The RNA shown here (transfer RNA) has 71 nucleotides and comes from Nanoarchaeum equitans Kin4-M.
RNA sequence: GCGCCCGUAGUCUAGGGGUAGGAUGCGGGCCCCCCAAGCCCGUGACCCGGGUUCGAAUCCCGGCGGGCGCA
Numbered sequence: 001g002c003g004c005c006c007g008u009a010g011u012c013u014a015g016g017g018g019u020a021g022g023a024u025g026c027g028g029g030c031c032c033c034c035c036a037a038g039c040c041c042g043u044g045a046c047c048c049g050g051g052u053u054c055g056a057a058u059c060c061c062g063g064c065g066g067g068c069g070c071a
Base pairs, nucleotide, nucleotide: 001070002069003068004067005066006065007064010024011023012022013021018054025043026042027041028040029039030038047063048062049061050060051059
């Protein structure tokens, strides 16, 4: 330099046109002599820019970052 794959809460991850879901963490509550566990409630995310579309995390283009391969 070229090709392919990936980028979603603090962390791990599901979702590939129509409400962003789960786990864990964090905060509060219940329970308990206390802690842990368990149960309930809350909290927090689509890498950036542009395009297509009534509507984009999702499709297209470019950029940035990561991984793999080739040179």

The sequence was found in a public genome assembly.
Its mean pLDDT, the model's own confidence on a scale to 100, is 83.
Rfam family: tRNA. The family's RNA type in Rfam is transfer RNA.